[in-house]
RNA sequence: GGAGUGGGCCAAGCGGUCGCUGCGCCGGAUUGACGGCGUAGAGGAAAGUCCGGGCUCCAAAGGACACGGUGGUGGGUAACGCCCACCAUCCGCGAGGAUCGGGAAAGUGCCACAGAAAGCAAACCGCCGAUCGGGGAACAGGUCCCUCUUUCUACGAGGGCCCUCUUCCCAGGAGGUAAGGGUGAAACGGUGCGGUAAGAGCGCACCAGCGGGCCGGGUGACCGGUUCGGCUCGGCAAACCCCACCGGGAGCAAGACCAAGCAGGGAGAAGCACGCGGAGACGUUCUGCGUCGCGGACUUGUCCGGUCCGUUACAAACUUCCGGGUAGGUCGCUCGAGGCGGCGGGCAACCGUCGUCCCAGAGAAAUGGCCGCUCUCGACAAAACCCGGCUUAUCGGCCCACUCCGGUU
RNA sequence: GGCGGGGUAGCUCAGCUGGUUAGAGCAGCGGAUUCAUAAGCCGCGGGUCGCCGGUUCGAAUCCGGCCUCCGCUA
Numbered sequence: 001g002g003a004g005u006g007g008g009c010c011a012a013g014c015g016g017u018c019g020c021u022g023c024g025c026c027g028g029a030u031u032g033a034c035g036g037c038g039u040a041g042a043g044g045a046a047a048g049u050c051c052g053g054g055c056u057c058c059a060a061a062g063g064a065c066a067c068g069g070u071g072g073u074g075g076g077u078a079a080c081g082c083c084c085a086c087c088a089u090c091c092g093c094g095a096g097g098a099u100c101g102g103g104a105a106a107g108u109g110c111c112a113c114a115g116a117a118a119g120c121a122a123a124c125c126g127c128c129g130a131u132c133g134g135g136g137a138a139c140a141g142g143u144c145c146c147u148c149u150u151u152c153u154a155c156g157a158g159g160g161c162c163c164u165c166u167u168c169c170c171a172g173g174a175g176g177u178a179a180g181g182g183u184g185a186a187a188c189g190g191u192g193c194g195g196u197a198a199g200a201g202c203g204c205a206c207c208a209g210c211g212g213g214c215c216g217g218g219u220g221a222c223c224g225g226u227u228c229g230g231c232u233c234g235g236c237a238a239a240c241c242c243c244a245c246c247g248g249g250a251g252c253a254a255g256a257c258c259a260a261g262c263a264g265g266g267a268g269a270a271g272c273a274c275g276c277g278g279a280g281a282c283g284u285u286c287u288g289c290g291u292c293g294c295g296g297a298c299u300u301g302u303c304c305g306g307u308c309c310g311u312u313a314c315a316a317a318c319u320u321c322c323g324g325g326u327a328g329g330u331c332g333c334u335c336g337a338g339g340c341g342g343c344g345g346g347c348a349a350c351c352g353u354c355g356u357c358c359c360a361g362a363g364a365a366a367u368g369g370c371c372g373c374u375c376u377c378g379a380c381a382a383a384a385c386c387c388g389g390c391u392u393a394u395c396g397g398c399c400c401a402c403u404c405c406g407g408u409u
Numbered sequence: 410g411g412c413g414g415g416g417u418a419g420c421u422c423a424g425c426u427g428g429u430u431a432g433a434g435c436a437g438c439g440g441a442u443u444c445a446u447a448a449g450c451c452g453c454g455g456g457u458c459g460c461c462g463g464u465u466c467g468a469a470u471c472c473g474g475c476c477u478c479c480g481c482u483a
Stems, first nucleotide, its partner, number of pairs: 001405010012374007020041008043380001047391002050389005055251004062304004067247005072086005087101001088099004102242002107240002109236003124181002126177003134170005140164003144160005189207006208232002210229008255331004265322003271292001273291007293311006338357008375378001410482007419435004437453004459475005
């Protein structure tokens, strides 16, 4: 000098003027309203609403199943699917980066087309074919016949037919085999030697993987070493499922109070049970409590447990459902798992302690308009109960640490 | 503000659950019929499966993120 990796920070600046929202003070006349002065006034994502929590209500926030979520290990945290550190695998020369990263030798399911075969057994071409029968050739042996060969026989030599044995060749073959070929995303470890009819972990050596035992290190995931077993076992769980852990529901339009208003309008379920007591006109009456049962609703899928209300039925009341009314005010509302700084602990995330600061709170919804100056001419975008994260969008600029390449000293 | 559902041909929808071939009806185009047209008949074309990434041999389908539309809620 060039190329890059990781992290942090800023989000044009200054002045004037007129406005808007909250708060404080002052004025007249206590509040309100109004006026004046002062002060504060959007973001790193306020966004998407994807996770987690606080808070509020549903009676307490119960159990099991179902359902949903998470998924290496250890830690952080109020909690998390977030963060930190480490492990494994993959990518990069490297700084570093990526990973929904438990279980496929629990079970079920799927793996199109091609291919013999797609998951535990099989075999299309190929290889072999011991044993068996068929054909051919060669050697050997035997009976018989012919010739040498003479009269015949015997012996010897040669030849022929047939039979037998052995070896080789050819075709078939029940069967054996998985070396080789071909298909596919994926094909039953690889190389060599032995072995075999041909082969094959069939045996052996080395290598790779898997599983078990032991030893060592680590909190752990895991790592290293050693030994044994020929064990060689496909992939998919972002398929069902299994395992471990977590999860009650709804959401500030939650919810509380005040005011105003509407129709205390309509509909409906379930014991002539038992016990004790009271009243009474002592009759088949009325009533209170308890037990058992029934109905409805709470917990919004089911069951159990629990709670509330009703129930001996005319009405009323309660509960449930339908229907009707209101769209005003106050609170919730912003001091909070808060910011900044120092010290201490921790590799870090983070935690502890001390000091200091107060930093939007509207409710049709405030942060804007105009003017002047400067520059590199300004991106994405604006709170709505509050926090911790993630994700997505973003003109540019600055800083820190580190890596690789080249040059010079 | 909060909470749910959807996006496939020009239009309306299947297919997704349970992965391997993208389909139906209407519309459009061509042919035949008719004097001509319609209906009916025969045939044909037309798809970034909203977009991006991941899992997988393979994604419309499964998973994550974004865009967009609709509905509910005082």
Notes: Two RNAs folded together computationally: RNase P RNA and transfer RNA, 483 nucleotides in total. It holds a member of the Rfam family "Bacterial RNase P class A".